[in-house]
RNA sequence: UGGGGAGUGGUGCAGUGGUAGUCACGCGUGACUCUGGAUCACGAGACAGAGGUUCGAGUCCUCUCUCCCCAG
Numbered sequence: 001u002g003g004g005g006a007g008u009g010g011u012g013c014a015g016u017g018g019u020a021g022u023c024a025c026g027c028g029u030g031a032c033u034c035u036g037g038a039u040c041a042c043g044a045g046a047c048a049g050a051g052g053u054u055c056g057a058g059u060c061c062u063c064u065c066u067c068c069c070c071a072g
Base pairs, nucleotide, nucleotide: 001071002070003069004068005067006066007065010025011024012023013021018055027043028042029041030040031039048064049063050062051061052060
């Protein structure tokens, strides 16, 4: 430099145009308890950035950034 893949709560993931997730772990509050690391209830928290298409974009298009793989 060229080609391909990935980026979604703190972490790991699902979501191929129509309500962002009854997801797992974690976190906070409360209950329970002699205690809490077990159990139960409730809650907070996310689409890498910018633009475009569309009635509507995590999803489609363009550019940029970061990481991984292949080639030189």
Model confidence (mean pLDDT): 82 of 100. The RNA shown here (transfer RNA) has 72 nucleotides and comes from a Candidatus Omnitrophota bacterium. It was read from a public genome assembly. The organism belongs to Candidatus Omnitrophota, within Bacteria. It matches the Rfam family "tRNA". Rfam classes the family as a transfer RNA. About the family: Transfer RNA (tRNA) molecules are approximately 80 nucleotides in length.